A computed fold for a 298-nucleotide RNA from a Bacteriovoracaceae bacterium, annotated as Bacterial RNase P class A. The RNAcentral record of the sequence draws on ENA. A source record names the gene rnpB.
RNA sequence: CGAGAGUGGGGAAGCAUCGCCGGUGGCCUUAGGGUCACGGGAGGAAAGUCCGGGCACCGCAUGGCAGCGUAGCGGGUAAUGCCCGUCCACCGCGAGGUGAGGACAAGUGCAACAGAAAGUAUGUACGGUUCGGCCGUAGUGAAACCAGGUAAACUCUACGUGGUGCAAGUCCAAAUAGGCCUGUGCUUAAGGGGGGCCACUCCUAGCAGGCGGGUAGGGCGCUUGAACCUUUGGGUAACUAAAGGUCUAGAUGAAUGAUGUUUCUCGACAGAACCCGGCUUACACCUACUCUCGGUUU
Numbered sequence: 001c002g003a004g005a006g007u008g009g010g011g012a013a014g015c016a017u018c019g020c021c022g023g024u025g026g027c028c029u030u031a032g033g034g035u036c037a038c039g040g041g042a043g044g045a046a047a048g049u050c051c052g053g054g055c056a057c058c059g060c061a062u063g064g065c066a067g068c069g070u071a072g073c074g075g076g077u078a079a080u081g082c083c084c085g086u087c088c089a090c091c092g093c094g095a096g097g098u099g100a101g102g103a104c105a106a107g108u109g110c111a112a113c114a115g116a117a118a119g120u121a122u123g124u125a126c127g128g129u130u131c132g133g134c135c136g137u138a139g140u141g142a143a144a145c146c147a148g149g150u151a152a153a154c155u156c157u158a159c160g161u162g163g164u165g166c167a168a169g170u171c172c173a174a175a176u177a178g179g180c181c182u183g184u185g186c187u188u189a190a191g192g193g194g195g196g197c198c199a200c201u202c203c204u205a206g207c208a209g210g211c212g213g214g215u216a217g218g219g220c221g222c223u224u225g226a227a228c229c230u231u232u233g234g235g236u237a238a239c240u241a242a243a244g245g246u247c248u249a250g251a252u253g254a255a256u257g258a259u260g261u262u263u264c265u266c267g268a269c270a271g272a273a274c275c276c277g278g279c280u281u282a283c284a285c286c287u288a289c290u291c292u293c294g295g296u297u298u
Stems, first nucleotide, its partner, number of pairs: 001294010012263007020041002023038006043269001047280002050278005055165004067161005072086005087101001088099004102156002107154002109150002124138005169220004179211006190204005227246008264267001
């Protein structure tokens, strides 16, 4: 210098004005809110919704079956199909990469070409023979009776696994129309129940009050969290412990914008909706460290 391998980091910046969604404090208020000040306001993937958890409701004595998932060995974690270490196999000159890597000695199935035959073995030639494919050799093939191969074939083994998702769920609670209770009240009325019939008795209209469930609407769930940053200790690592520090969107027709201006390397993929840990996918460009191979020069 060239070609590569691995692990990461970042994801244009500044100012001004006007808006939008939350928060805190002051003042005012007709209790709805208004106003002033300060401060916060999308991502590394917010995406796919593929795994694993938290949380909520429903189900559930226990055990088992079915279904589904996972699969060397060990470790990490709240948990995982994730991550780390390591063995083996394969790929690469190498740094490294990939692996659905339990069991075919339970049963069932499957096997291109070649070959008589791929599992119900045994044709042909030669030799042996106890005359039985019984034995050996030749020949085909990756493999020919050897406990053959194959489980991203059924299956078996071990382990795990209840269902539905914040439109979960929970609280408050109009109007209208049903329901129930109490009071009041009407007829020379009518209907119905009890009774064989009559008598008798109960219910039914209207009005007033109360109760209850659900709907509209509103509140909570909702963002302080297995959180983040720094230092030190433990561990090969994943990870973890302690100390100190930080508060970092929370909407619900749903905010995170518009305009002007300056600078640069001229800007990709992309927009939160209960939360978190992973995986996968998309991505202009910039950038750190370690390592490998080749070439050249000294």